Context: one part of a larger RNA
RNA sequence: ACCGGCGAGUUAUGUUAACGUGCAAGGUUAAGCUUUGAGGAGUGGAGCCGUAGCGAAAGCGAGUUUUAACCAGCGUCUUAGUACGUUGACAUAGACCCGAAACUGGGUGAGCUAGCCAUGAGCAGGUUGAAGUUGGGGUAAGACCCAAUGGAGGACCGAACCAGGGUAUGUUGAAAAAUGCUUGGAUGACUUGUGGCUAGAGGUGAAAUUCCAAUCGAACCCAGAGAUAGCUGGUUCUCAGCGAAAUAGCUUUCGGGCUAGCGUUGCAGUUAAGUGGUAUGCAGGUAGAGCACUGAAUGGUUGAUGGCCCCAUCCCGGGGUACUGAUAUCAAUCAAACUCCGAAUGGCAUACUUACAUAUGCAGCAGUCAGACUACGGGUGAUAAGGUCCGUGGUCGAGAGGGAAACAGCCCAGACCGCCAGUUAAGGUCCCUAAAUCCAUAUUAAGUGGGAAAGGAUGUGGAGUUGUUUAGACAACUAGGAGGUUGGCUUAGAAGCAGCCAUCCUUUAAAGAGUGCGUAAUAGCUCACUAGUCGAAUGAUUCUGCGCCGAAGAUGUAACGGGGCUAAACAUGAUACCGAAACUGCGGAUCCGUAAGGAUGGUAGCUGAGCGUUCUUAUUGCGGAGAAGUCUGAUCGUGAGGACAGGUGGAGCGAUAAGAAGUGAGAAUGCCGGU
Numbered sequence: 001a002c003c004g005g006c007g008a009g010u011u012a013u014g015u016u017a018a019c020g021u022g023c024a025a026g027g028u029u030a031a032g033c034u035u036u037g038a039g040g041a042g043u044g045g046a047g048c049c050g051u052a053g054c055g056a057a058a059g060c061g062a063g064u065u066u067u068a069a070c071c072a073g074c075g076u077c078u079u080a081g082u083a084c085g086u087u088g089a090c091a092u093a094g095a096c097c098c099g100a101a102a103c104u105g106g107g108u109g110a111g112c113u114a115g116c117c118a119u120g121a122g123c124a125g126g127u128u129g130a131a132g133u134u135g136g137g138g139u140a141a142g143a144c145c146c147a148a149u150g151g152a153g154g155a156c157c158g159a160a161c162c163a164g165g166g167u168a169u170g171u172u173g174a175a176a177a178a179u180g181c182u183u184g185g186a187u188g189a190c191u192u193g194u195g196g197c198u199a200g201a202g203g204u205g206a207a208a209u210u211c212c213a214a215u216c217g218a219a220c221c222c223a224g225a226g227a228u229a230g231c232u233g234g235u236u237c238u239c240a241g242c243g244a245a246a247u248a249g250c251u252u253u254c255g256g257g258c259u260a261g262c263g264u265u266g267c268a269g270u271u272a273a274g275u276g277g278u279a280u281g282c283a284g285g286u287a288g289a290g291c292a293c294u295g296a297a298u299g300g301u302u303g304a305u306g307g308c309c310c311c312a313u314c315c316c317g318g319g320g321u322a323c324u325g326a327u328a329u330c331a332a333u334c335a336a337a338c339u340c341c342g343a344a345u346g347g348c349a350u351a352c353u354u355a356c357a358u359a360u361g362c363a364g365c366a367g368u369c370a371g372a373c374u375a376c377g378g379g380u381g382a383u384a385a386g387g388u389c390c391g392u393g394g395u396c397g398a399g400a401g402g403g404a405a406a407c408a409g410c411c412c413a414g415a416c417c418g419c420c421a422g423u424u425a426a427g428g429u430c431c432c433u434a435a436a437u438c439c440a441u442a443u444u445a446a447g448u449g450g451g452a453a454a455g456g457a458u459g460u461g462g463a464g465u466u467g468u469u470u471a472g473a474c475a476a477c478u479a480g481g482a483g484g485u486u487g488g489c490u491u492a493g494a495a496g497c498a499g500c501c502a503u504c505c506u507u508u509a510a511a512g513a514g515u516g517c518g519u520a521a522u523a524g525c526u527c528a529c530u531a532g533u534c535g536a537a538u539g540a541u542u543c544u545g546c547g548c549c550g551a552a553g554a555u556g557u558a559a560c561g562g563g564g565c566u567a568a569a570c571a572u573g574a575u576a577c578c579g580a581a582a583c584u585g586c587g588g589a590u591c592c593g594u595a596a597g598g599a600u601g602g603u604a605g606c607u608g609a610g611c612g613u614u615c616u617u618a619u620u621g622c623g624g625a626g627a628a629g630u631c632u633g634a635u636c637g638u639g640a641g642g643a644c645a646g647g648u649g650g651a652g653c654g655a656u657a658a659g660a661a662g663u664g665a666g667a668a669u670g671c672c673g674g675u
Base pairs, nucleotide, nucleotide: 001675002674003673004672005671006670011093012092013091014090015089016088017087018086019085020084021083022082023081026049027048028047032043033042034041035040053060054059063074064073065072096234097233099231103224104223105222106221107220108219114198115197116196117195118194119193120192121191122190123188125157126156127155128153132149133148134147135146136145137144161185162184163183165182166181167180168179169178200216202212203211209218237610238609239608240607241606242605247260248259249258250257251256261368262367263365264364265363266362267361268360273358274356275355276353277352278351279350280349281348282347288341289339290338294335295334296333298331299330300329301328306323307321308320309319310318311317371396372395373394374393375392376391377390378389379388380387401412402411403410416588417587418586419585421584422583423582427578428577429576430563431562432561436575439573440572441571443569449565455549456548459546460545461544462543463542464541465540466539467538468537476533477532478531479530480529482506483505484504487501488500489499512527516525517524589600590599591598592597611664613661614660615659616658617657618656619655620654621653622652629648630647631646632645633644635642636641
């Protein structure tokens, strides 16, 4: 891993509701007793529920309590219960099943390891050479010096022994900690044998929460015990009807509950009370708008106060101001917490309509309280997020089918079943790939289409506005582009061309006191302007369609699904066709409805109807002329499932009507067995 078997809402006692049965203003017995063919029957009225309530109670009673009394509260007026059974739910019990870490009690452990006690044992060999001593020297005596002797040390080197620092191997190992090489200690706080002591609220600890039998922030075993688990996982046959929620309030509450909301089932009942549409009326302060208030904010005029300057200065003062800028006013603005205004939608009410088929109350049973995206209106955030928090709608959730290459939440469309029938939706019609290489008129040349901004550009199409032009434009070429004058100032210089000021006059077809380059300054080149050549268009500008640049990424084209496309791109218009479980047709099923006709996607969940397994009772059958089981088969039923035939097998097994359950497995890192 697979296969087989086992494996989870049970039982008891109560409460409550529905249904069934009996009796009914009543219903019913419990223990016990008697009896029996052992199933039961009889007896038993204690007790319980109901028939009357009110009051704390005494108590009174269709009333009662409060009160001095009234009022007022709860009752009556408004009569169905009760016993048993079945089913749903709840309560108490382990209460659908499995699962803790832990807690408590009583025991077992120091044959591992930690420390200690008692008693024993072990440490090759080599080295160093402390104190002391002896002899000699030395001294007044000492100190001291030299030599020898001596043999100290948590001394040195290094086996046994102990350790475990480094590294490699090993890592389903040879080994649940080792092996190889290397390394540290090796007379000591050394190592070790044997016997003993300390015990879990504890011991022991040269201290690491270390060790206490491969277990240690509290050992192990048994018991309380089926601890508890607001948590995770699992929870077994079929069909049919309806069908949610992810919200509010409260919560030591936020992944849990309770009540409400939303679901389902039954019952009730009314002048259909509900939803929608139309009309009329009402409330409102949003969008927008506005500046009349509250604030913000720009410019102008006004110019208070203050500052500065001048005059005066004994006091009172006078004048100016290009500073400050109150107030008033004009113009133009801004606001969720501004409003002189003010919609649309939405809301409420009434009437009508009759389109739809709900709405309401009571009772039983739930589930839901993590929601997601999308469109629109907002808050928050950065007018970020597949962000977060509200509101309104949709879809998913719980929704299959078609489209979007693939793609819960987007577009189309809501699947009862069948059909080798038809029509369409979204979206498509060159090939992959069903259907137009369809028609008309334009655009695009960028593979734009088939990713992106500010910004940039004689790309190109359309619609305008406004100039110049056969009295010859635009472009190009030829020629001219002068004189006063080097204008004045400035300056070392300033001559059209550093800078400042002015910017005239003349000759002219025309020529600036000069457009740019240039020089130290001149010079030089050039332009404006003019003439000629040429011979027909040429500038500026506005709006707009489609394109261009801007445009760099990591495995491989990789920013059309692909091929490929110049339309098979884009725009406008037209006609066909394809295309779904939509709609239609035909056949069938179930439910609702008198009929016509309609309905039947579905998670949590509620409800209804069934299939099958084991056993029991009654009735009735099959079986060695072959039961159960098992294998095969083109059979019946909407399904769970049921027959039949043959093979195998070799002794039991059904049907019908009821009843009772150890009653249905694929999942629980399920349990046991097999392979």